Context: one part of a larger RNA
């Protein structure tokens, strides 16, 4: 390489868009590039194979044949692929009308709570723990009442729920905006699927500049615990957490399961739409999600099971014993941190 694989054994890129490439529905006609059939030429000799011959046999040598699976030319076939032309509507899409939704961006606003500030009442404790201490408090704390400031997050509803490509998204209102789904028609007429390179998005932490800073809290300080305690517990507390703009580009980025399409028993819940039905959101059917259980089948087992890990096809990515190592070197990217690409010696 071939082969075999990728939920958990090594292996699905974090996610999407998408050029090249690969693959591609259905009818007709034409062409004959691929394909198939035949003929001719060629395919050196040796080798291999078959039948003989020669060294006493064999290896070896040697005669003949076959073969040389190939290439070229030419004649044909027209199913399949391709190309061209004309069509079709089952794939894909557009229009019209509904519907659901924490989908995204911006602006505004509300209540509860924490903290702080001011004032009133009031007096000796408060806080904290396994127990304490550090800490706060007679310069009046904690408690309680009134008023104010400020930041962050939105209890209940709330779900086994919804939306989004993924990351993710939650008080309420307004503006802008993406996608989905359903029903019935009309329209376009294969416009499709996948996608190396590329582009975009991408939690948290981190970085740059400028703001903001209530609570929480790496680092740090103190108190405990302990043999020690650079921890777990406690009292404090700075970056950070928040906002704007610009970077970083990684995660157990997980369903550890790539995307798309077709096919293959059922049962029960739930969310959205529709049709029929009912006194009744009652019931039946249908369609798109999301769950539980299970038939066949699959699987090493666990389990999966129409939302497949079943049966198939198309395309991409990835794996090939453990360690060394996701490291070194080099390249690319980055302000840096680092990311990405990615070995070998050696060793078991």
């Nucleotide at each position: 390489c071939u082969g075999g694989g990728c939920g958990u054994a090594a292996a699905g890129c974090g996610u999407g868009c998408g050029c090249a490439g690969g693959c591609g529905g259905u009818g007709a006609u034409g062409c004959a590039a691929g394909a198939c059939c035949g003929a001719u030429g060629u395919g050196a000799a040796a080798u291999c194979c078959c039948c003989g011959g020669g060294c006493u046999c064999a290896a070896c040598c040697u005669g003949g044949g076959a073969a040389c699976u190939g290439c070229a030319u030419u004649g044909g076939u027209g199913a399949c692929u391709g190309c061209a032309u004309c069509g079709c509507u089952a794939g894909a899409g557009u229009a019209u009308g509904g519907c659901a939704g924490a989908g995204g961006g911006g602006g505004g606003u509300a209540g509860a709570a924490u903290u702080c500030c001011a004032c009133g009442u009031g007096u000796a404790g408060c806080a904290g723990u396994g127990a304490a201490a550090u800490g706060c408090g007679u310069a009046g704390a904690g408690a309680u009442g009134u008023g104010g400031a400020g930041g962050a997050a939105u209890a209940c509803c709330g779900a086994u729920g919804g939306c989004g490509a993924a990351g993710g998204c939650a008080g309420c209102c307004c503006c802008c905006u993406g996608g989905g789904u359903c029903a019935a028609u009309a329209c376009u007429g294969a416009c499709g699927c996948u996608c190396a390179u590329g582009c975009a998005c991408g939690a948290a932490a981190g970085c740059g500049u400028g703001g903001g800073g209530a609570g929480c809290a790496a680092a740090c300080a103190g108190g405990a615990u302990u043999a020690g305690a650079u921890a777990c517990c406690c009292u404090g507390g700075u970056a950070g957490u928040c906002c704007a703009c610009g970077c970083c580009c990684u995660a157990a980025a997980c369903g550890a399961u790539g995307u798309c399409a077709a096919c293959u028993g059922g049962u029960u819940g739930u969310c959205g739409g529709g049709u029929c039905u009912u006194c009744a959101u009652u019931g039946a059917c249908u369609u798109g999600g999301u769950a539980a259980c299970g038939u066949a089948g699959c699987u090493a087992a666990c389990g999966c099971g129409u939302g497949a890990a079943g049966u198939u096809g198309a395309c991409c990515g990835c794996c090939u014993g453990g360690g060394g190592a996701g490291u070194a070197c080099g390249g690319u990217c980055g302000c840096a941190a680092g990311a990405u690409u990615a070995a070998a010696a050696c060793u078991c």